SAM riboswitch aptamer (S box leader) from a Candidatus Parcubacteria bacterium, 101 nucleotides, folded computationally. Of the family's consensus pairs, 93% are formed in the model. It matches the Rfam family "SAM riboswitch aptamer (S box leader)". Rfam's curators write: The SAM riboswitch is found upstream of a number of genes which code for proteins involved in methionine or cysteine biosynthesis in Gram-positive bacteria. The prediction has a mean pLDDT of 79. NCBI's taxonomy places the organism under Bacteria, Bacteria candidate phyla, Candidatus Parcubacteria.

RNA sequence: UAAUUAUCAAGAAGGCGCGUAGAGCAUCUGGCUCGAUGAUCCGCCUAGCAACUUGUCUAAAGACAAAGUGCUAACCAGAACCCUUCGGGGAAAGAUAAUGU
Numbered sequence: 001u002a003a004u005u006a007u008c009a010a011g012a013a014g015g016c017g018c019g020u021a022g023a024g025c026a027u028c029u030g031g032c033u034c035g036a037u038g039a040u041c042c043g044c045c046u047a048g049c050a051a052c053u054u055g056u057c058u059a060a061a062g063a064c065a066a067a068g069u070g071c072u073a074a075c076c077a078g079a080a081c082c083c084u085u086c087g088g089g090g091a092a093a094g095a096u097a098a099u100g101u
C1' cells in the first nucleotide's frame, strides 16, 4: 500500500515563508464564489473546532482532559451506478481514525 470496521447534512481563524495562475462542493459539465491587494498547493507558528485512538473518574451509561492524529471559505443545479410510492433511499468513489501485513 491492499484489506476490515466506524464516521462523513454539523462545527471552527489568522500570521509568516516558498512559489506562480489558477482554485473551490470525491468526479464531469454549467453556475456561483475566491485569486497578481499573490489565491489553491506545500512548510512553520499561534489560536480554535471535534472527540476516532489515548488518559483519569465511574458497576455501567456517561463525565472530564486534549497527549496522538485530523479538521478550520460558502455553496447550487444537472449528469454518472442500483432501487423508488418520485418524497427519496442506497452503492461506488473520496476523506479521516483504528486494526493489520
Base pairs, nucleotide, nucleotide: 003099004098005097006096007095008094013046014045015044016043017042022034023033024032027079028078029077030076031075047072048071049070052068053067054065055064056063057062081090082089083088